Predicted 3D model of a 477-nucleotide part of an RNA (small-subunit ribosomal RNA, 5' domain) from Candidatus Staskawiczbacteria bacterium RIFOXYC1_FULL_38_18.
The source organism's lineage runs through Bacteria, Bacteria candidate phyla and Candidatus Staskawicziibacteriota.
Its Rfam family is "Bacterial small subunit ribosomal RNA".
Model confidence (mean pLDDT): 85 of 100.
[in-house]
Context: one part of a larger RNA
RNA sequence: GGGUGAACGCUGGUAACGUGGAUACCGGCAUGCAAGUCGAGCGGACCGCAAGGUCAGCGGCGAACGGCAUAGUAACACGUGGGUACAUACCCCAAAGUGGAGGACAGCUCGUCGAAAGACGGGGUAAUACUCCAUAGCCUCGCAAGAGUAAAGUCUCACGACGCUUUGGGAAUGGCCUGCGGCCUAUCAGGUAGUUGGCGGUGUAAUAGACCACCAAGCCUAUGACGGGUAGGGGGCGUGAGAGCGCGACCCCCAUGAAUGGCACUGCGACACGGGCCAUACUCCUACGGGAGGCUGCAGUCGAGAAUCUUCCGCAAUGGACGAAAGUCUGACGGAGCGACGUUACGUGAAUGAUGAAGCCCUUCGGGGUGUAAAGUUCUUUUUUCUGGGAAGAAGUUAUUGACUGUACCAGAAGAAUAAGGAGAUCCUAAUUCUGUGCCAGCAGGAGCGGUAAUACAGAAUCUCCGAGCGUUACCC
Numbered sequence: 001g002g003g004u005g006a007a008c009g010c011u012g013g014u015a016a017c018g019u020g021g022a023u024a025c026c027g028g029c030a031u032g033c034a035a036g037u038c039g040a041g042c043g044g045a046c047c048g049c050a051a052g053g054u055c056a057g058c059g060g061c062g063a064a065c066g067g068c069a070u071a072g073u074a075a076c077a078c079g080u081g082g083g084u085a086c087a088u089a090c091c092c093c094a095a096a097g098u099g100g101a102g103g104a105c106a107g108c109u110c111g112u113c114g115a116a117a118g119a120c121g122g123g124g125u126a127a128u129a130c131u132c133c134a135u136a137g138c139c140u141c142g143c144a145a146g147a148g149u150a151a152a153g154u155c156u157c158a159c160g161a162c163g164c165u166u167u168g169g170g171a172a173u174g175g176c177c178u179g180c181g182g183c184c185u186a187u188c189a190g191g192u193a194g195u196u197g198g199c200g201g202u203g204u205a206a207u208a209g210a211c212c213a214c215c216a217a218g219c220c221u222a223u224g225a226c227g228g229g230u231a232g233g234g235g236g237c238g239u240g241a242g243a244g245c246g247c248g249a250c251c252c253c254c255a256u257g258a259a260u261g262g263c264a265c266u267g268c269g270a271c272a273c274g275g276g277c278c279a280u281a282c283u284c285c286u287a288c289g290g291g292a293g294g295c296u297g298c299a300g301u302c303g304a305g306a307a308u309c310u311u312c313c314g315c316a317a318u319g320g321a322c323g324a325a326a327g328u329c330u331g332a333c334g335g336a337g338c339g340a341c342g343u344u345a346c347g348u349g350a351a352u353g354a355u356g357a358a359g360c361c362c363u364u365c366g367g368g369g370u371g372u373a374a375a376g377u378u379c380u381u382u383u384u385u386c387u388g389g390g391a392a393g394a395a396g397u398u399a400u401u402g403a404c405u406g407u408a409c410c411a412g413a414a415g416a417a418u419a420a421g422g423a424g425a426u427c428c429u430a431a432u433u434c435u436g437u438g439c440c441a442g443c444a445g446g447a448g449c450g451g452u453a454a455u456a457c458a459g460a461a462u463c464u465c466c467g468a469g470c471g472u473u474a475c476c477c
């Protein structure tokens, strides 16, 4: 000198774009919302004259995305380059098929228990829910012969549309393996028994000591094993001429986590933030028998802290889920609000105006400074306030649809009107005088100032630097 997710002190006009819980966010959380949707899969209950609507239930798809955080992790976690023994719902292409039969379970109804949460028993019912039979080529097993495995309908007058089953291919996504790369520590030197390898199994979508039985005795290590400390990694960011050094906020990719620890279920996909079970701690309800909960989603609250925002508006746009569609949902997102936290832009007026007012300061008492500064005169209207007009963002050829928003912008009116401070002035270092104080009070980044004329303390005047900021502190180059 540059930089910051900054904080503190003094000060503070406007706008745009960014950005804002870094600590006790891996502390505790009141309240509301953040994941639903489909009646064109199905039967009911209720409302209705009907058309139709509402509601829970069965069923399908989604809820594994999106959002948040960085605790753990020194590891194939990440980056980059390879590999394959694998999987893939929805989407695209192609081929073939879609025949028959049946029994349940919710809802409902009857009854019982419970304070509640909820639970139990009897009866009876539908389906794109479930089961069986048939059929089977490209599918699986098998050398072959052969054996085995599937389906679901709905809407529509109809055509047809959306589906369903099997197989192959694609797209894209993922699993697994691997070379190389990137922290500190030897005041950590030996470590390792599923350990290293084999054989056979189990298991998985798939390879594998991943796991198991048996056999062998291996395997890693000064090119730093093992241990300890620290840490999410990358794209990038800061600085620097570069080499490098430091960092990993916001945005993007990947990984990991969801009160703590463990477990599986469902499913194409989870060992699942707003699903389940168990244990633990904590909080709440209770009729004391028993129950409920998980903001590291958006707001908000308490706590701790130097310190970090609204319990806002809208699905109009973009994107997502579901749906044939209309549409519904979406604290993703789009916006508004708060904070000089940052960057950028603009303003706080312009011209004229005296051998130069007053006040204040200095003085050698002659004068000098503030200083064209003010006043005054003539203007302007960015900004401000008011009035009138008023978008784009909307795609989807017509119609309808804007949260922001009567916003941006345009025109008119009024009136210099609404708007300047902070730090410094011994040297480093741009900028000096007077008064007070008297090694006191105090200053200070370093050198150092102050003990009676202090350009270094305090006040005033003047000056210097920067300016809606200026200084200080912390940290990095």
Stems, first nucleotide, its partner, number of pairs: 001477004006473005013346006019339002027302003031299003036061003041058002044055004068257003078181007086174003091170008099133004108123006139148003153162003183229003190220003195217004200212003232254004236247004259280005282293004310336001312335003318332001319330004349379004359370004384414006393404001421466005426447003432461005442449002